[in-house]
This is a predicted structure of a 1402-nucleotide RNA (small-subunit ribosomal RNA) from an uncultured Muribaculaceae bacterium. Model confidence (mean pLDDT): 84 of 100. RNAcentral holds the sequence, with entries from ENA and SILVA. Rfam family: Bacterial small subunit ribosomal RNA.
């Protein structure tokens, strides 16, 4: 610090950053001091070494050396020299052996020990000490063995036995020793006691060893010292209580044995003790400390090297020997292993130092030497010594030091990234210039650790010791540290990580795949998360990672936490131990405070210092809690003690109450019995049935019976410790409130265990059963309904009496006890006031409610009834899930309670608020939402889109609303993306640049389907020229793509929605997310406005400004208009004229709730008000806030990235997009008489017209064709409207309806097979109003009726957009349906109910 969330605040868990290691592991490694290295098998162990030494303690002579002796040989110099061999202990020494000393030290190791085992303080008046140190005595005189060693037996060894000889400082008697021990009686002293000292007195006991001779070493018996040890004894020492009882030498007491020495340590004997919740006993796990690691510290965790103690030495058990052991390299004995054996029998004991196997992730040299420092022996010299001291091997740790160091910019080249003619980075980095030389290499030179001892001479004096001079000898480590000198940047950089916490980002690849990951998480086609690359960041001879420990964790909270809702107050009272406790004084000092002293080993740590160059290290100094003890002090706490009345209890007086038990008594209801009355139902329910009823039910009346509960009063009452308690009387009996202040004097809180109450349901045993009823029947209801309804119904529901012992036993709030603002209302009480009672007012006291100050709290809330502010004491939390579960145990008749885990598992589970969304929550309002209407659609053909199927293609795209006559406002070619064939590859088009050939450019032939593809004529620009324009041919750069991603975009649209919201700044309220404002009243079509108002103000949206229309008024008058005057025609504004009306198109006017009445505070609503064309938005249109649906479009059109390049480009022809079992949508037209058909006649408006629109005329039945004025248009032309009257059809598949099909033209186009469109003829199809079920419309609106336009050669338009034309119905209402908008309210939803989520299966 990350992480629960859409944010938020809390709570709570998990994780990260830090240091720590005897470590392992992976990558990588240049040197040095220093220090360390089996944590695992207390497994087994080959081989060597780790205790010996004295000859000045003794007999002796195996081997060596020496001297004699004797005999040979050799050479010779005939006595001499090597040599050899026997004798010879004569000398030097000496295997073995008797004997002294040591061998108990030192080394290893950590099984086992929960204990006086170890720490730390004390005591031993209950103890022991070899070797030393002090002192002062003594040492006479015998004596007997033995071992070696000779000789001989047994055995395979080991080893052993018999004889037989001998010596000590070996061994054993006498003697001597009142200084020593022991017994027994006296005197003196001392001590906290058992006791202990001193004296002297009487009896018993007890010693000795020699060597060497020159010094001198040793023997023995006290005595005291030092040393070392041994015992007791306070304090500390680890988990589990799911281990609560343990204990027979147990505890003790009197005698005795043992021991150094107390002691049940050991025995008789008597007693019945003894330890435990201040954790005994059991099981578990452990060697304990100085230290060491961390940590602000309090703590937590460890005990590896180094010191100290204990423990063990193959494993158990024993005890000899010894000062001193129950002994590592000593002995016996069992047992297990391993080895040798002649099979009878023997031998070992690495947890000493190297070393091996084996285990394990893992952990060294079978080295070198006594030179030092220390030990054993000796009188020395000396000897011995895996102790020790050095070197070897490991980055396995600290600390040091190198891999240069200055200049160098064309900011090179490569690499790599971009906005890519260039730039960024890599980077002064490199390259090159100059320089220095630490290490390391090479050659030389060199320490210190060495002095003691030894020997010789001198000196001193206390004659055996100190100094002094000299001399000779001693280094393992090492030719090592270090000095000097050469040459030469030479030989010396890697790991890891870069989302975020966490310092460090880009490309490229992969595509929920491979794979990361410590924790949230990354990866599904643009990944700063995977992998590689460039870069960059940390640390650096090391980097990571992994495992374990502290920390952060205040996250077991004494310091330093909590429990209404997050986890967490026992269900409630009494109440032993234990906790803590009023006020005054006193006494003593236990707790506590001060000072002193002893003690706390050393090493370590902190500090000061010195000194290997530093530094880590090494060295010298100095420091700090603990226990202990001396003296002192006495607030405060405790013990004693004397008092006090306030806490708390007695007493008096008087009130309230559903408190308890136990009993009596009442009336209603209910149900049943019996009798009357009375007659078809009754009951039940949304609806209904199963039940009961004609054998007479419900209803009614009357008498009876049972058995349960107590209607009104009844309440935010009362009461009660809680659970709980309600008709009325009676008896017993608890317990509380107030007043008085007479007693008592702290008797007082609190409570583990214990012990007692303790709702319902449930058990047991007798009772009782009216009503209501688990279980169960049966009837519904349901996709099912082991339920909700209904009918019946057993146990229960009542009492007795016993057991259970839990509940949301809830205020989700353990009990006491002070203090902290007010206001109210109630229920018991006491006091004043009130004129006498009342009412009532005030004041005090208890209880129960409501509001709220401070304060608290994580909000919400709490708030003198605290969750505030303290104290005491109990009880309980310590992430979720597992699980209140197993398994132990305790209880209970069972049922089941009470204690209560763990493995595994998740990044969170929670709480309270907050903003949306959602509700089959409420409230308020809106909209053809619904109702009221009208007309459709859904059934039929047949147009058209679409699914789906086919196909070589049926191109693609849109898909609930918000796709589906949509992109398409025109698919025969073409568009045309699509299939098939044929062509081309600077390319079908276009720009730049170079070359080459030709003017451009017409004409035409051949060949093919065309596109191409191959000819042939004919032409020859401008300028002197060079070039240039222009076409082809080429080369190169830029092309092309309707190939994919609408989930990389822009840009545009579609919907919610023309709903009325969405916001922002200040300011204000909240930790905070947000809120306020925009709530609320009232109104609007509207967040439209007006009242209120911790808000005041604006923004984008409403609304107004645009435009069309609906009246008038100017102004203007052709191609419109014609009232008046004039003329004219068959008729006609047809002409002069005129601007008056229509009317066209400029510009104005006008509607604002302005006037009135009503109603209101305004806003603003209402009225068949006036006025007015037009009235309260006049109609209609343009305009669509923040946002949502990753909605749609990459094929309109732009782009980013990926893809294709003789094809995914691009041309051609011919097909497709128009296919047809079938479903949908959208529409025409019907289906008839409000029609059909024939016939007569008016009256629009919006529009279009030149490759057009045609006017008139002829011709065809017609589509149309021929001729043909006329207008680029208020002039001519589409043009004729239709719906209408008028006649006739007469209800029929029809004079309905027109599909489909046959013939025959007509039009347009290079072309109408595929696949046009109209026409004429004949053909006459379904179809008689249309199921669930759905659609549109509220007024000039539905409907119904025709015209117009675009696109376009035509045209599959019945489609779209528009215009006039005749013109209705109906809205009571807002309960339901769908959408909405504000308020509110619940949430366990946030992807937001198309949510979450739960159990079965798979």
């Nucleotide at each position: 610090a990350g992480u629960u969330u859409g944010a938020u605040c809390c709570u709570g868990g998990c994780u990260c950053a830090g240091g720590a290691u005897g470590a392992a592991c992976g990558c990588u490694a240049g040197c040095g001091a220093c220090a360390g290295g089996c944590c695992u098998a207390a497994c087994a162990c080959a081989u060597g070494c780790a205790a010996g030494u004295c000859g000045a303690g003794g007999g002796g002579c195996a081997a060596c050396g020496g001297g004699g002796g004797c005999g040979g040989a050799a050479g010779c110099u005939u006595g001499c020299u090597u040599c050899c061999g026997c004798c010879u202990g004569c000398c030097g020494g000496c295997g073995a052996c008797c004997g002294g000393c040591g061998c108990a030290c030192g080394g290893g190791u950590g099984a086992g020990u929960a204990a006086c085992a170890c720490g730390u303080a004390u005591g031993g008046a209950a103890c022991c000490u070899g070797c030393c140190c002090g002192u002062a005595g003594c040492a006479g005189g015998g004596g007997g063995a033995u071992a070696a060693g000779c000789g001989g037996a047994a055995g395979a060894a080991a080893u052993u036995c018999c004889g037989u000889c001998u010596a000590a400082u070996a061994c054993c008697g006498c003697g001597u020793a009142u200084g020593c021990c022991c017994a027994c009686a006296g005197g003196g002293g001392c001590g906290c006691a058992u006791g202990c000292c001193c004296u002297g007195g009487u009896g018993g006991g007890g010693a000795a060893a020699g060597a060497a001779u020159c010094c001198u070493c040793g023997g023995u018996g006290g005595c005291g010292g030092a040393u070392g040890g041994c015992c007791a004894u306070g304090c500390g020492c680890c988990g589990c209580a799911u281990u609560a009882g343990c204990u027979g030498g147990u505890u003790g007491g009197c005698g005795g044995g043992g021991u150094a020495a107390c002691g049940g340590c050991c025995c008789a004997c008597c007693a019945a003790g003894g330890c435990g919740a201040c954790g005994a006993u059991g099981c578990g796990u452990a060697g304990g400390g100085g230290u060491u690691c961390u940590g602000a510290g309090a703590g937590g965790a460890a005990g590896g090297u180094c010191c100290c103690c204990c423990a063990c030495a193959c494993u158990g058990g024993u005890a000899c020997u010894g000062a001193g052991a129950c002994a590592c390299g000593g002995a016996c004995c069992a047992a297990a292993c391993u080895c040798c054996u002649a099979c009878g029998g023997g031998a070992g004991g690495c947890a000493g130092c190297a070393g091996u196997g084996a285990g394990g992730a893992a952990u060294a040299u079978u080295g070198g030497c006594c030179a030092g420092u220390g030990g054993g022996c000796g009188c020395u010299a000396g000897c011995c010594u895996g102790a020790a001291c050095c070197a070897g091997c490991c980055a396995a740790g600290u600390c040091g030091c190198u891999u240069g160091a200055g200049g160098g910019a064309a900011g090179a080249c490569u690499g790599c990234c971009c906005u890519a003619u260039g730039g960024g980075u890599u980077g002064u980095a490199a390259a090159c210039c100059u320089c220095u030389u630490u290490u390391g290499u090479c050659a030389g030179g060199g320490a210190g650790c060495a002095a003691c001892g030894c020997c010789g001479g001198c000196u001193a004096c206390g004659u055996g010791u100190a100094g002094c001079c000299g001399g000779a000898c001693u280094g393992a480590g090492a030719g090592u540290a270090c000095c000097c000198g050469a040459a030469g940047a030479a030989a010396a950089a890697g790991c890891a990580u870069c989302g975020g916490c966490u310092a460090a980002c880009u490309c490229c690849g992969c595509g929920c795949c491979a794979g990361c990951a410590g924790c949230c998480g990354c990866g599904g086609u643009a990944a700063u998360a995977c992998g590689g690359a460039g870069g960059a960041u940390c640390c650096g001879a090391g980097c990571g990672u992994u495992a374990u420990c502290c920390g952060g964790a205040u996250g077991u909270a004494g310091u330093g936490g909590g429990u209404a809702u997050a986890g967490a107050g026992g269900g409630u009272g009494c109440g032993c131990a234990g906790g803590g406790g009023g006020u005054c004084u006193g006494u003593g000092a236990a707790g506590u405070c001060g000072a002193u002293g002893a003690u706390c080993a050393a090493a370590g740590u902190g500090u000061g210092g010195a000194g290997c160059u530093c530094a880590u290290g090494c060295c010298c100094g100095u420091a700090c809690a603990g226990c202990c003890a001396u003296c002192g002090g006495a607030a405060c706490u405790g013990c004693c003690g004397u008092g006090c009345u306030u806490g708390a209890g007695u007493g008096g007086a008087g009130a309230a109450g559903a408190a308890g038990u136990a009993u009596g008594c009442g009336g209603a209801a209910u149900g049943c019995g019996c009798g009357g009355u009375g007659u078809a139902g009754c009951g039940g329910u949304g609806a209904a049935a199963u039940g009961c009823a004609u054998a007479g039910a419900u209803a009614u009346c009357g008498c009876g019976c049972a058995g349960a509960a107590c209607u009104c009063c009844g309440a935010u009452u009362g009461c009660g410790a809680a659970g709980g308690c309600a008709g009325c009387g009676u008896a017993c009996c608890g317990g509380c409130g107030c007043c008085c202040a007479a007693c008592u004097g702290a008797c007082g809180c609190u409570g583990a265990g214990g012990c007692a109450c303790g709702a319902a349901a449930g058990c047991g045993u007798g009772g009782g059963g009216a009503u209501c009823g688990a279980a169960c029947a049966g009837g519904a209801u349901u996709a099912g309904a082991u339920a909700c309804c209904c009918u019946g119904g057993u146990a229960g529901u009542c009492c007795a009496c016993g057991c259970a012992g839990u509940a949301a036993a809830c205020g989700a709030u353990g009990a006491a006890u002070a203090c902290u603002a007010a206001c109210u209302g109630u229920c018991c009480g006491g006091g004043u006031c009130g004129a006498g009672c009342g009412a009532g007012a005030u004041c005090u006291g208890g209880g129960u409610g409501g509001u709220a100050a401070a304060g608290c709290g994580a909000a919400a809330g709490c708030g003198u009834u605290a969750a505030g502010u303290a104290u005491u004491c109990c009880a309980c939390c310590u992430g979720g899930g597992g699980a209140g579960u197993a398994c132990g145990c305790c209880g209970g008749c069972a049922a089941c309670g009470g204690u209560g885990a763990a493995a595994c598992u998740c990044a969170a589970a929670g709480g309270a608020a907050u903003u949306g969304a959602c509700g089959g929550g409420g409230g308020c309002c809106c909209g053809c939402a619904c109702a009221a209407g009208c007309g459709g659609a859904g059934g039929a053909a047949c147009a058209u889109g679409u699914g789906g199927u086919u196909u070589a293609a049926u191109u693609c795209g849109a898909u609930g609303a918000u796709a589906c006559g949509c992109g398409a406002g025109g698919a025969a070619c073409c568009u045309u993306a699509c299939c098939c064939g044929g062509g081309c590859u600077c390319a079908a088009a276009c720009g730049c640049a170079c070359u080459a050939c030709g003017a451009a450019u017409g004409a035409u032939g051949c060949u093919g389907a065309a596109a191409g593809g191959u000819g042939u004529c004919a032409g020859c620009c401008a300028g002197c020229a060079a070039u240039g324009g222009c076409g082809u041919a080429g080369u190169g750069c830029g092309a092309g793509g309707u190939g994919c991603u609408g989930c990389a975009u822009g840009g545009u649209u579609g919907u919610c929605g023309u709903c009325a919201g969405c916001u922002c700044g200040u300011g204000c309220c909240g930790u905070g997310a947000g809120g306020u404002g925009u709530c609320g009243g009232c109104u609007u079509a509207a967040g439209u406005g007006c009242c209120a108002u911790a808000a005041c103000g604006a923004g984008c949206g409403c609304a107004a400004c645009c435009c069309c229309u609906a009246u008038c008024u100017u102004c203007a008058g052709u191609u419109g208009c014609u009232a008046a005057c004039a003329g004219g025609u068959c008729a006609a504004g047809c002409u002069g004229a005129g601007g008056a009306c229509u009317c066209u198109g400029g510009a104005g006017a006008g509607a604002c709730u302005g006037c009135c009445g009503g109603c209101g505070c305004a806003a603003g609503c209402u009225g068949c008000g006036a006025g007015g064309a037009a009235g309260g938005c006049g109609g209609g249109g343009a305009u669509g806030a923040c946002g949502u649906c990753a909605a749609a479009u990459c094929a309109g059109c732009a782009c980013g990235g990926c893809c294709c390049u003789u094809a995914c480009g691009u041309c051609c022809g011919g097909g497709g997009c128009g296919a047809c079992a079938c479903a949908c949508g959208u529409g025409u037209u019907a289906c008839a008489a409000u029609g059909g058909c024939g016939g007569c006649c008016a009256c629009a408006g919006c529009g279009g017209g030149a490759a057009g629109c045609c006017a008139g005329g002829c011709g065809g039945c017609g589509a149309c064709g021929c001729c043909g004025a006329g207008c680029g248009g208020a002039a001519c032309c589409c043009g004729a409207a239709a719906a209408g009257c008028c006649g006739u059809c007469u209800c029929a598949g029809u004079u309905c309806g027109g599909a489909u099909u046959g013939g025959a033209g007509u039009c347009u186009g290079c072309a109408a097979c595929c696949c046009g469109a109209c026409u004429c003829c004949a053909u006459g199809a379904a179809g008689c109003u249309g199921g669930a079920u759905u659609c549109g419309c509220u007024a000039g609106u539905a409907a119904u009726c025709g015209c117009g336009c675009a696109u376009c050669a035509g045209c599959c338009a019945c489609g779209g957009c528009g215009c006039g034309g005749u013109g209705a119905a109906u809205a009571c209402g807002u309960u339901c349906c769908c959408g909405g908008g504000c308020c509110u309210u619940g949430u366990a939803c946030a992807c937001a109910c198309c949510g979450c989520c739960c159990g079965u299966c798979a």